[in-house]
Context: one part of a larger RNA
RNA sequence: GAACGAACGCUGGCGGCAGGCCUCAAACAUGCAAGUCUAGGGGGGUAGCAAUACUCACCGGCGGACGGGUGCGUAACACGUGGGAAUAUACCUUUUGGUUCGGAACAACUGCGGGAAACUGCAGCUAAUACCGAAUGUGCCCUAACGGGGAAAGAUUUAUCGCCAAAGGAUUAGCCCGCGUAGGAUUAGCUAGUUGGUGAGGUAAUGGCUCACCAAGGCUCCGAUCCUUAGCUGUUCUGAGAGGAAGAUCAGCCACACUGGGACUGAGACACGGCCCAGACUCCUACGGGAGGCAGCAGUUGGGAAUCUUGGACAAUGGGGGAAACCCUGAUCCAGCCAUGCCGCGUGAGUGAUGAAGGCCUUCGGGUUGUAAAACUCUUUCGACGGGGACGAUAAUGACGGUACCCGUAGAAGAAGCUCCGGCUAACUUCGUGCCAGCAGCCGCGGUAAUACGAAGGGGGCUAGCGUUGUUC
Numbered sequence: 001g002a003a004c005g006a007a008c009g010c011u012g013g014c015g016g017c018a019g020g021c022c023u024c025a026a027a028c029a030u031g032c033a034a035g036u037c038u039a040g041g042g043g044g045g046u047a048g049c050a051a052u053a054c055u056c057a058c059c060g061g062c063g064g065a066c067g068g069g070u071g072c073g074u075a076a077c078a079c080g081u082g083g084g085a086a087u088a089u090a091c092c093u094u095u096u097g098g099u100u101c102g103g104a105a106c107a108a109c110u111g112c113g114g115g116a117a118a119c120u121g122c123a124g125c126u127a128a129u130a131c132c133g134a135a136u137g138u139g140c141c142c143u144a145a146c147g148g149g150g151a152a153a154g155a156u157u158u159a160u161c162g163c164c165a166a167a168g169g170a171u172u173a174g175c176c177c178g179c180g181u182a183g184g185a186u187u188a189g190c191u192a193g194u195u196g197g198u199g200a201g202g203u204a205a206u207g208g209c210u211c212a213c214c215a216a217g218g219c220u221c222c223g224a225u226c227c228u229u230a231g232c233u234g235u236u237c238u239g240a241g242a243g244g245a246a247g248a249u250c251a252g253c254c255a256c257a258c259u260g261g262g263a264c265u266g267a268g269a270c271a272c273g274g275c276c277c278a279g280a281c282u283c284c285u286a287c288g289g290g291a292g293g294c295a296g297c298a299g300u301u302g303g304g305a306a307u308c309u310u311g312g313a314c315a316a317u318g319g320g321g322g323a324a325a326c327c328c329u330g331a332u333c334c335a336g337c338c339a340u341g342c343c344g345c346g347u348g349a350g351u352g353a354u355g356a357a358g359g360c361c362u363u364c365g366g367g368u369u370g371u372a373a374a375a376c377u378c379u380u381u382c383g384a385c386g387g388g389g390a391c392g393a394u395a396a397u398g399a400c401g402g403u404a405c406c407c408g409u410a411g412a413a414g415a416a417g418c419u420c421c422g423g424c425u426a427a428c429u430u431c432g433u434g435c436c437a438g439c440a441g442c443c444g445c446g447g448u449a450a451u452a453c454g455a456a457g458g459g460g461g462c463u464a465g466c467g468u469u470g471u472u473c
Base pairs, nucleotide, nucleotide: 001473002472003471004470006469007468008467009466010465013345014344015343016342017341018340019338020337021303026301027300028299030298031297032296035062036061037060040059041058043056044055045054046053047052069256070255071254079180080179081178082177083176084175087173088172092169093168094167095166096165097164098163099162100134101133102132103131109124110123111122112121113120114119140149141148142147154161155160182228183227184226189219190218191217194216195215196214197213198212199211200210201209231253232252233251234250235246236245237244238243258279259278260277261276262275281292282291283290284289309335311334312333313332317331318329319328320327321326348378349377350376351375358369359368360367361366382414384409385408386407387406388405392400417462418461419460420459421458422443423442424441428457429456430455431454432453438445439444
C1' cells in the first nucleotide's frame, strides 16, 4: 500500500447492488418448512324425496433418497484430473409382443372391551390398480443343452390414462486404477483376513467383501506405522511475476442430522422433519407407562468483540402429486433490520472589500480567519407535499407496490464529520502544565520559554464517513 463475513470509538442525508453466528455439531418455548390423488377401492358424516353435491378418515398409488441446513468426522480413491470394466437405473423416450381365467384375505365399518394418556385387544362384514394361484410366454433367466423357471390391472363421460415382458436410448448412481492433494523422525519399524492362491457364499456388480483350506507373504527412509491439524475443488486476496495466504457468499463433490449401533421399505436410504435398540438430556403421568430431537425458515436462552424479521406471496422460476381444475412448496421471488462492503448523488451556484463584527496572533504599525460571512441575483438534484402510474404476464393471473418512473408546488430551504500537524509524513503558533498530568507505530517527547502532553486559533488529509485494533499478502 492492498484486502476483510470484521469488531470498537466518534459521527451520520439519500439511492442502487451485494453481504450478515467466523464463537457452543450448545440447549431449544411457539408457528410454519411434504404432500398429493375420490378419473384405483369400499365406507362414515351433512344437505336433499331422490338423482346428486360437499366433507372426513381408511385401504391403495406416487412422492417424503429431491429441494433446504451444517462442516462434526475424514489425510481418505474424500476431493481434483485422466482413464477403466464386472454393474444397476423409478419417472422420460424408441421399438416389439402381450394385457386370459380364478381365489383367499385385511383396514375402514359394526359389536364387545383394556388404558390417565399414548395407544390397543377380541369377534364379525367388505372392495380394489392391495395379496395369491393357474394359463400363455416370441423374446428373457438357469442348464449337464435334455429340460426347468418365470408376467400383467384395470378406470371411465369412449376418448384417453394406465398395466406386464423384452431389447435399446437418455439420465443418475455404485465400483476399480495412474497422477496430484497438510505438519511432525523429540513417531522407525508396521501388518494374521494380514499378502496371495483354490473353492464356496454374498452383492446390481469386481474384489479377503465374508468363510473353509493352502502358501508366507504384504508395506517401509522416494517416510510405512503413529501423533497433531484439516471437509476437497472451481475460485478468493495479495503480488510486476514467481510465489505466499485463504476456501465466507455463489457453483460442483463429499460427510453428517441429539450420541452410538442396526436393519426394514424401496428403482434409489442404512433415510434431517421414517422405524427399532441402547445412552445422555428435556417434558407429561392417575407411577402402571408414554412423548421429543431447529446443523430447515423465523425466533429464544447461553457463549461471544460480534452477525438480522417469530414479515408477504406462490405473481414469476423450479419441484411433488393429479387426466385436469387445482393443492402443497420458509425452495424461490420479494419486503424488513444493519454505513458491513462496493458504487453513485447531495449538503447549493454566481456576484460580493469598509477586506465588517467576533476570534487568534502581534514588533501594536498591523497580520490572519477571509470572498469566508452578511448582502444581492439565481437554481431545486436528493428529500417533502399533490397528481398520474408501469415492465416483469403476447389469453387470465402481480406478493413486490400505488414501488420504479413521469408531471406539478414551495423553498437555500431538511442534510458534515473524523483524524492528524517533532522526524519518518502533507500540515505551526499562543496559553496551561512543569519527568507531574500525559503521549507514543519506531526514534523518542515532558524536570518553567514543550511546533511531541492538554486547550485554543490556524493549517494538512480523507469524507458519509474517519480513526483504532485484529488478520493475510
Annotation: Predicted 3D model of a 473-nucleotide part of an RNA (small-subunit ribosomal RNA, 5' domain) from a metagenome. Its mean pLDDT, the model's own confidence on a scale to 100, is 87. RNAcentral holds the full RNA, with entries from SILVA.